The RNA shown here (transfer RNA) has 73 nucleotides and comes from Candidatus Defluviilinea sp. Taxonomically the source falls in Candidatus Defluviilinea (Bacteria, Chloroflexota, Anaerolineales, Candidatus Villigracilaceae). Rfam family: tRNA. By type it is a transfer RNA.
[in-house]
RNA sequence: GCCCCCGUAGCUCAAUGGACAGAGUAACAGACUUCGAAUCUGCAGGUUAGGCGUUCGAAUCGCCUCGGGGGCG
Numbered sequence: 001g002c003c004c005c006c007g008u009a010g011c012u013c014a015a016u017g018g019a020c021a022g023a024g025u026a027a028c029a030g031a032c033u034u035c036g037a038a039u040c041u042g043c044a045g046g047u048u049a050g051g052c053g054u055u056c057g058a059a060u061c062g063c064c065u066c067g068g069g070g071g072c073g
Base pairs, nucleotide, nucleotide: 001072002071003070004069005068006067007066010025011024012023013022018056028042029041030040031039049065050064051063052062053061
C1' cells in the first nucleotide's frame, strides 16, 4: 500500500428494513439473614463509533472518516 471482518447498556452479546433497541452479568434499592454471601423481587442504565445519503420507515442498505482485529505484498 491492497483486501476482508468487526464497532449496540460498565462488560459479554441478540435484534438478518417495520411498533416503546432487548437478554445475561455487573451496579443500585428492597426481601431473606445476627451481619454478610447465595437466592428472589424491583429500578435505573443506549447520540446503535461519527457524518452524509437511500427509503414511507435504517442498528440493519450505500459512501466517507475514525478505531480494533486478520490476510497479502